[in-house]
This is a predicted structure of a 74-nucleotide RNA (transfer RNA) from a Candidatus Hodarchaeota archaeon. Its mean pLDDT, the model's own confidence on a scale to 100, is 83. NCBI's taxonomy places the organism under Archaea, Promethearchaeati, Candidatus Hodarchaeota. It matches the Rfam family "tRNA". It is annotated as a transfer RNA.

RNA sequence: GGGUGAGUAGCUCAGCCUGGCAGAGCAACUAUCUUUGGAAUAGUAGGUUGUGGGUUCAAAUCCCGCCUCGCCCG
Numbered sequence: 001g002g003g004u005g006a007g008u009a010g011c012u013c014a015g016c017c018u019g020g021c022a023g024a025g026c027a028a029c030u031a032u033c034u035u036u037g038g039a040a041u042a043g044u045a046g047g048u049u050g051u052g053g054g055u056u057c058a059a060a061u062c063c064c065g066c067c068u069c070g071c072c073c074g
Base pairs, nucleotide, nucleotide: 001073002072003071004070005069006068007067010026011025012024013023020057028044029043030042031041032040050066051065052064053063054062
């Protein structure tokens, strides 16, 4: 330099193909239970969807550039 995969909650990841309310588990917090709670049960909060543009009534999703990480080729 060329090709390819990935980037979404504190962590691990879905959702993207086929555009239409941003989710799960774990963790955190609150309450209940309890001699205690790091167990159990119920609940709450947490997001610039890597970044900048484009298309669209509408973009995590489609298109283009860029950044970061991994793999392959040279």